[in-house]
Context: one part of a larger RNA
RNA sequence: UGACGGGGGUCCGCACAAGCGGUGGAGCAUGUGGUUUAAUUCGAUGAUACGCGAGGAACCUUACCUAGGCUAGAAUGCGAGUGCCGAUUCCUGAAAGGGAAUUUUCCUUCGGGACACAAAGCAAGGUGCUGCAUGGCUGUCGUCAGCUCGUGCCGUGAGGUGUUGGGUUAAGUCCCGCAACGAGCGCAACCCCUAUAUUCAGUUGCCAGCAUUAAGAUGGGGACUCUGAAUAGACUGCCGGCGUAAGCCGCGAGGAAGGUGGGGAUGACGUCAAGUCAUCAUGGCCUUUAUGCCCUGGGCUACACACGUGCUACAAUGGACGGUACAGAGGGUCGCUAAGCCGCGAGGUGGAGCCAAUCCCAGAAAGCCGUUCUCAGUUCGGAUUGGAGUCUGGAACUCGACUCCAUGAAGGUGGAAUCGCUAGUAAUCGCGCAUCAGCCAUGGCGCGGUGAAUACGUUCCCGGACCUUGUACA
Numbered sequence: 001u002g003a004c005g006g007g008g009g010u011c012c013g014c015a016c017a018a019g020c021g022g023u024g025g026a027g028c029a030u031g032u033g034g035u036u037u038a039a040u041u042c043g044a045u046g047a048u049a050c051g052c053g054a055g056g057a058a059c060c061u062u063a064c065c066u067a068g069g070c071u072a073g074a075a076u077g078c079g080a081g082u083g084c085c086g087a088u089u090c091c092u093g094a095a096a097g098g099g100a101a102u103u104u105u106c107c108u109u110c111g112g113g114a115c116a117c118a119a120a121g122c123a124a125g126g127u128g129c130u131g132c133a134u135g136g137c138u139g140u141c142g143u144c145a146g147c148u149c150g151u152g153c154c155g156u157g158a159g160g161u162g163u164u165g166g167g168u169u170a171a172g173u174c175c176c177g178c179a180a181c182g183a184g185c186g187c188a189a190c191c192c193c194u195a196u197a198u199u200c201a202g203u204u205g206c207c208a209g210c211a212u213u214a215a216g217a218u219g220g221g222g223a224c225u226c227u228g229a230a231u232a233g234a235c236u237g238c239c240g241g242c243g244u245a246a247g248c249c250g251c252g253a254g255g256a257a258g259g260u261g262g263g264g265a266u267g268a269c270g271u272c273a274a275g276u277c278a279u280c281a282u283g284g285c286c287u288u289u290a291u292g293c294c295c296u297g298g299g300c301u302a303c304a305c306a307c308g309u310g311c312u313a314c315a316a317u318g319g320a321c322g323g324u325a326c327a328g329a330g331g332g333u334c335g336c337u338a339a340g341c342c343g344c345g346a347g348g349u350g351g352a353g354c355c356a357a358u359c360c361c362a363g364a365a366a367g368c369c370g371u372u373c374u375c376a377g378u379u380c381g382g383a384u385u386g387g388a389g390u391c392u393g394g395a396a397c398u399c400g401a402c403u404c405c406a407u408g409a410a411g412g413u414g415g416a417a418u419c420g421c422u423a424g425u426a427a428u429c430g431c432g433c434a435u436c437a438g439c440c441a442u443g444g445c446g447c448g449g450u451g452a453a454u455a456c457g458u459u460c461c462c463g464g465a466c467c468u469u470g471u472a473c474a
Base pairs, nucleotide, nucleotide: 001474002473003471004470005469007468008467009466010465011464012463013462015458016457019421020420021419022418023417026312027311028310029309030308031307032306033305034303035302042053043052064298065297068294069293070292077122078121081117082116083115086103087102088101089100090099091098092097105114106113107112125287126286128285129284130283134281135280136276137275138274139272141270146185147184148183149182150181151180152161153160154159165176166175167174191264192263193262194261196232197231198230199229200228201227202226206221207220210219211218235258238252239250240249241248242247314414318373319372320371321370322369323368324367330361331360332359335354336353340349341348342347380411385406386405387404388403389402390401391400427450428449429448430447431446432445433444
């Protein structure tokens, strides 16, 4: 100087408390451990691994296993030489591959060129090892308020001071004081979205008044909604109280918004030899008729068991049936697919429109209005199983999703323990997108609808910041 303390002081955080909803019990989905296996490819392992890399494992992917095959090789460049390449047919084979037959170039100044094949050679390949040789990227402490420097001063020196103190703040934020005076990286602001208004613009959007209609479908209109560009607006600016000041308080004003308005992007010096050689790049090592490459089938989906993360429930604030209302954000040409018709349905047929504020996906659901069920393993719950189908795809046996009929398991609100959340939040309800032929999505990322309760307080648990103290630790 740090680090640590079941030392002290001050302060903060869904850290506790106060509340609401879960997990832990059940069934299923998914990941992991373990076990099994020819293989169940590899990585991630307290917090900071475990719906993680994977934003799509039937083949492919695919790195693993089995069997078959290739050896300058699957790709690229130089290349003597050749005239092919391609197409058609046949044999063998599970395919890859191997073998055979037929047909056969273009331009030309005839030197050659284009294109294709290609010996030898130069040069390949490796998802093989080392993340403890590395770059880059990332997690975490933590969006915590810290981390440093120049000059000066103090100290023999390590180092200190500044950065401590008194206040204040979300903040090393600001004020006052001070052997310090300044500065940098962080904080804040500048950026984006959202909440209000004005101006400009008016189609594909809108419709107050006028005409017209089944319908903003049409004439018309720019008022309104909306769209999308610019501008304004919030700064403790004003008032009152407290205070030297910074600032704090006010069911004060004005205002759509008030004290950082709400959300995002943004992550200092560093820590964990944290993670990644399997995104990529790369040193070294290893391999070269194989640890490379092609292909068939299988595996990554196994199953006594253990754990994590979720979904669906156990019901009446509910289930079923009928009627009826209101979103936002997205996607669409190898695409989205309307009306109509067929089918109980998944779907089929059909083909209008749309490169989309125009057409389509697209019925939002919870909600509201009726009817029914009356507390039961039930008209709750839907696992499992049998049968019949639809769709994608070359192909759904291992191993797809969905539909219909039948079947109807466990489950009576869950021990010790444990998690999330402070407001348009939790809870609850549906919608969309990426990946994608299809999909094991209950996952991820977004979007809107309905919409709470509680916070006395900081003694205690956890983590952190500053000052101080002890130390046989560095």